[in-house]
């Protein structure tokens, strides 16, 4: 690397070097960027995975607190969509029932804090 588990709509930026791209990949949309992207360095901060303390419960859980250390992170939900399903709404559509109105089913489009896939991070295993 792969794998397992957990989390991913909260939070938190200044300076220096450098100089044109960046937002993981493909496509589309949208956005950031010479009032300086990405990258590197320094300092600061956020958070609480590992970790420390206290209490309860009962052997790994729950609740509260801390932040010295190991990571991580510091535009926008993991920027959004793509695959599946439900619900709601709409329709120039098709089928069936029907005298008509209309109803049902199918299809398409849109919305949507569902799920899956992929990805990121942590801890563990090998």
């Nucleotide at each position: 690397a792969u794998g397992u588990u957990a989390u991913c709509a909260a939070g938190a930026a200044a300076g220096g070097c450098u100089g044109a791209g960046g937002g993981a990949c493909u496509a589309g949309a949208c956005c950031c960027a010479a009032u300086g992207a990405a990258g590197c360095c320094u300092u600061a901060g956020c958070a609480a995975c590992c970790u420390c303390c206290c209490a309860a419960a009962a052997u790994u859980u729950u609740g509260g607190g801390g932040a010295a250390g190991g990571u991580g992170c510091u535009a926008a939900a993991u920027u959004c969509u793509a695959c599946c399903a439900a619900u709601u709404g709409c329709u120039u559509u098709g089928a069936u029932u029907c005298a008509u109105c209309a109803a049902u089913c199918a299809a398409g489009c849109a919305a949507c804090a569902g799920g899956a896939u992929a990805g990121a991070u942590a801890a563990c295993c090998a």
SAM riboswitch aptamer (S box leader) from a Bacteroidia bacterium, 126 nucleotides, folded computationally. It matches the Rfam family "SAM riboswitch aptamer (S box leader)". Its family is annotated with regulation of gene expression in the Gene Ontology. Rfam describes the family as follows. The SAM riboswitch is found upstream of a number of genes which code for proteins involved in methionine or cysteine biosynthesis in Gram-positive bacteria. The organism belongs to Bacteroidia, within Bacteria. Model confidence (mean pLDDT): 78 of 100. It was read from a public genome assembly, where an Rfam model found it.